[in-house]
The part of an RNA shown here (small-subunit ribosomal RNA, central domain) has 349 nucleotides and comes from an uncultured prokaryote. The full RNA is in RNAcentral, with records from ENA. The coordinates come from a structure-prediction model, not an experiment, and the mean pLDDT is 88.
Context: one part of a larger RNA
């Protein structure tokens, strides 16, 4: 390399959007690039192979043949592929009408709690542990009662419940905005699918300005524990968490399961549509999308999967090839840094 893989054994990109590129539904027609025959030329010898012949044999040397699967011309043919030109509606999309939703944004609000503050009321304790200290408290703490401020997250409803490509997304209003899905009709007429590179978007920490700071808390101090405690614990605490606006690009960014599309028992839940019946009910049959339980073929190394396949196929991408060295070094991109990204090898087992 032909391969053989990629849930958990090495292997599926964090997501999705799209360039190039591969790849593509159905009907007739015409073409003849690719494809099938046939024809001519060529394909140097020599070697290899077959069938002889000569050195005693054999190595070796020697006739003919066959092969040289291949390249060019011409020519039939015309099912596939492709490319022209024509349709068509099963694939995609548009158009109406309707549904559900923590779908994104921007403004505004409203309560419950924690702090702090002020004032009243009272007095000696409070906190806090396994048991203690530090700490707070007679300059009135803690407990309570009324009042303010100010930030942060929104109990209960909350559900193997919804939504969103994914990261995620939760009080209540307005407003602007994207997606899904049902219906039932009419339209476009293959416009699909995948997608290297781009390019977007992308938790938490982290950065860089400027705001903001109750609570909560690396670092850090200080108390307990220990043989020691750079901890587990406890008492304070600054970044930071919070917001703009710009960076960063990473995660057990996981279903550790790429996308899209046909195909292959089933019963149950459960969230959203919608039709039909009648006996109008917590009713009964049914037809769609979602999400979960189990489960048969069949698949697997086993566990498991099992119509939301890890069955049975088809198209594209991506990625794996023994541990370790290493996701490291060097270079190159990209960052303001952290660092990220591509990405080795020498040695060793």
């Nucleotide at each position: 390399c032909u391969g053989g893989g990629c849930g958990u054994a090495a292997a599926g990109a964090g997501u999705a959007c799209g360039u190039a590129g591969g790849u593509g539904g159905u009907u007739a027609a015409a073409u003849c690039a690719g494809u099938c025959g046939g024809a001519u030329g060529u394909g140097a010898a020599a070697g290899c192979c077959c069938c002889g012949g000569g050195c005693u044999c054999a190595a070796c040397c020697u006739g003919g043949g066959a092969a040289c699967u291949g390249c060019a011309u011409u020519u039939u043919g015309a099912a596939c592929u492709g490319g022209c030109a024509a349709g068509c509606u099963a694939g995609a999309g548009u158009a109406c009408u309707g549904u559900a939703g923590a779908g994104g944004g921007u403004g505004g609000u409203g309560g419950a709690a924690u702090u702090u503050c002020c004032a009243g009321u009272g007095u000696a304790g409070c906190g806090g542990u396994g048991a203690a200290a530090u700490g707070c408290g007679u300059a009135g703490a803690g407990a309570u009662u009324g009042g303010a401020a100010g930030g942060a997250a929104c109990a209960u409803c909350a559900g193997u419940g919804g939504c969103g490509a994914a990261g995620g997304c939760g009080g209540c209003c307005a407003c602007c905005u994207g997606g899904a899905c049902a219906g039932a009709u009419a339209c476009u007429g293959a416009c699909g699918c995948u997608g290297a590179g781009g390019a977007a978007c992308g938790a938490a920490a982290g950065c860089g300005u400027g705001g903001g700071g109750a609570g909560c808390a690396a670092a850090c101090a200080g108390g307990a524990u220990u043989a020691g405690a750079u901890a587990c614990c406890c008492u304070g605490g600054u970044a930071g968490u919070c917001c703009a606006c710009g960076c960063c690009g990473u995660a057990a960014a996981c279903g550790a399961u790429g996308u899209c599309a046909a195909c292959u028992a089933g019963c149950u839940g459960u969230c959203u549509g919608u039709g039909g019946a009648c006996u109008u009910g917590a009713u009964c049959c049914g037809u769609g999308g979602g999400u979960a339980g189990c489960g048969c073929a069949g698949c697997u190394a086993a566990c498991g999967c099992a119509u939301u396949a890890a069955g049975u196929u088809g198209a594209c991408c991506g990625c794996c090839u023994g541990g370790g060295g290493a996701g490291u070094a060097c270079g190159g991109c990209c960052g303001c840094a952290a660092g990220g990204u591509u990405a080795a090898a020498a040695c060793u087992c």